[in-house]
Context: one part of a larger RNA
RNA sequence: GACGAACGCUGGCGGCGUGCCUAAUACAUGCAAGUCGAGCGGAUUUAGUUAGAAGCUUGCUUCUAACUGAGUUAGCGGCGGACGGGUGAGUAACACGUAGGCAACCUGCCUGCAAGACCGGGAUAACAUUCGGAAACGAAUGCUAAUACCGGAUACGCGAUUUCCCUGCAUGGGGGAAUCGGGAAAGGCGGCGCAAGCUGUCACUUGCAGAUGGGCCUGCGGCGCAUUAGCUAGUUGGUGGGGUAACGGCUCACCAAGGCGACGAUGCGUAGCCGACCUGAGAGGGUGAUCGGCCACACUGGGACUGAGACACGGCCCAGACUCCUACGGGAGGCAGCAGUAGGGAAUCUUCCGCAAUGGACGAAAGUCUGACGGAGCAACGCCGCGUGAGUGAUGAAGGUUUUCGGAUCGUAAAGCUCUGUUGCCAGGGAAGAACGAGUGAGAGAGUAACUACUCUUGCUAUGACGGUACCUGAGAAGAAAGCCCCGGCUAACUACGUGCCAGCAGCCGCGGUAAUACGUAGGGGGCAAGCGUUGUCC
Numbered sequence: 001g002a003c004g005a006a007c008g009c010u011g012g013c014g015g016c017g018u019g020c021c022u023a024a025u026a027c028a029u030g031c032a033a034g035u036c037g038a039g040c041g042g043a044u045u046u047a048g049u050u051a052g053a054a055g056c057u058u059g060c061u062u063c064u065a066a067c068u069g070a071g072u073u074a075g076c077g078g079c080g081g082a083c084g085g086g087u088g089a090g091u092a093a094c095a096c097g098u099a100g101g102c103a104a105c106c107u108g109c110c111u112g113c114a115a116g117a118c119c120g121g122g123a124u125a126a127c128a129u130u131c132g133g134a135a136a137c138g139a140a141u142g143c144u145a146a147u148a149c150c151g152g153a154u155a156c157g158c159g160a161u162u163u164c165c166c167u168g169c170a171u172g173g174g175g176g177a178a179u180c181g182g183g184a185a186a187g188g189c190g191g192c193g194c195a196a197g198c199u200g201u202c203a204c205u206u207g208c209a210g211a212u213g214g215g216c217c218u219g220c221g222g223c224g225c226a227u228u229a230g231c232u233a234g235u236u237g238g239u240g241g242g243g244u245a246a247c248g249g250c251u252c253a254c255c256a257a258g259g260c261g262a263c264g265a266u267g268c269g270u271a272g273c274c275g276a277c278c279u280g281a282g283a284g285g286g287u288g289a290u291c292g293g294c295c296a297c298a299c300u301g302g303g304a305c306u307g308a309g310a311c312a313c314g315g316c317c318c319a320g321a322c323u324c325c326u327a328c329g330g331g332a333g334g335c336a337g338c339a340g341u342a343g344g345g346a347a348u349c350u351u352c353c354g355c356a357a358u359g360g361a362c363g364a365a366a367g368u369c370u371g372a373c374g375g376a377g378c379a380a381c382g383c384c385g386c387g388u389g390a391g392u393g394a395u396g397a398a399g400g401u402u403u404u405c406g407g408a409u410c411g412u413a414a415a416g417c418u419c420u421g422u423u424g425c426c427a428g429g430g431a432a433g434a435a436c437g438a439g440u441g442a443g444a445g446a447g448u449a450a451c452u453a454c455u456c457u458u459g460c461u462a463u464g465a466c467g468g469u470a471c472c473u474g475a476g477a478a479g480a481a482a483g484c485c486c487c488g489g490c491u492a493a494c495u496a497c498g499u500g501c502c503a504g505c506a507g508c509c510g511c512g513g514u515a516a517u518a519c520g521u522a523g524g525g526g527g528c529a530a531g532c533g534u535u536g537u538c539c
Stems, first nucleotide, its partner, number of pairs: 001538003005535005012386006018379002020344001025342003029339003034079003039076002042073015086297003096221007105214002110210007118152004127142006156182001158181010187202006223269003230260003235257008272294004276287004299320005322333004350376001352375003358372001359370004389419004399410004423480001426474004433466001438461008483528005488509003494523005504511002
């Protein structure tokens, strides 16, 4: 000098940050991932019309059925739950950083280009009925739909074989042709139309390319111990099968006997890595909180499924420990998400508000969801700023301390007089952050047979958690706001009394045994200041 600090004493305000470093200990409760009815069949609510029935008050009420409109949504289906958020246990490793390689690879959504979307089929959930179970949940039978599933056609730059051409940096790469094989699709919502159909838009299929995101490989770099010297059988290489998006002992069979190591293998200990942060003139040393990038993990261990992507924090299966429910047969759970609780500890916050902004998921959109995020709350934990008054005022007041009793000192300090009003308190006014999208009106463009829809420009309307906050103005009154440590030397700052090697102090040297500037108290002084000291750690 620095700190994610703690402790002691003290404490006025604001801004911006930061806040379990220990038990990756256990968790009550609530919330943290949903969305789409413009994919689908139902169920259900409500309004209207029509028909039928009943009641009667003869034009009303109720019930049933059909149709139309407007809602709601358990299920099937699609997309998203692989992002965002947390933690640092493990890991000394291609985990990270940096520089490269992939002629050995994948990539949903997005963009561009080219082409297509034809003909058919069988189910199943929901639902209904019955049944089992304490529950969690499940079984049987029957019905039905789709952008769910399946078959055929076509496209095909996909696979195999044969063949031709061009080319590189080794394995190789690119292009053309023939044969055989494999092998796509889905509709929805508008507009016009009697219909057929045409058309707009979103979605769908195939191929190529891009972008983005990933996967794999390699050189180099960054801990301690040699009181760790030898280590290794899938081990090192080859051939051939298998597997992967892809190379590879990745895996398997066979063959060979290799591979690593004092340039530190192996073992043990410790540790997430980096941008950065602290210190230092620098070289260097230390650290890896917040913020950003990467990695790993999600009660412990193992496994795969689905998917473009996971071996998946709030998915599944198995085993284990623990907790809970049970009708004892069997079930349920996982805060290292946000709050919060217990425990541990020197020690670390609210079971708050809002989706108004930014961002994300879904949706055509309105919108829904979002403990991401935006905010507020608590804490002097840190940094920065401000204040606790300013000027004048000598009878040098009173009082305290001291004294050689003359005085000295606190001290212009106070009082008094004259001012100011920061901040706080009270009152009035009162934001920016909000324009995108939407609704409505106008104009233009492109497109269409035409219209709507689409795109652009523009006017108006509505939308703020923070928050009646920031800020501005006014009123009033010096009124509400100073402590902590030190004073022997290092080291700025001295006297008195008490104590008497006692009580005590102390970072080092050392003080204290009767005049202690070193202990305790007082007066005075020095330093810093809403803080000041102490402790711990690093330079």
This is a predicted structure of a 539-nucleotide part of an RNA (small-subunit ribosomal RNA, 5' domain) from an uncultured bacterium. Its Rfam family is "Bacterial small subunit ribosomal RNA".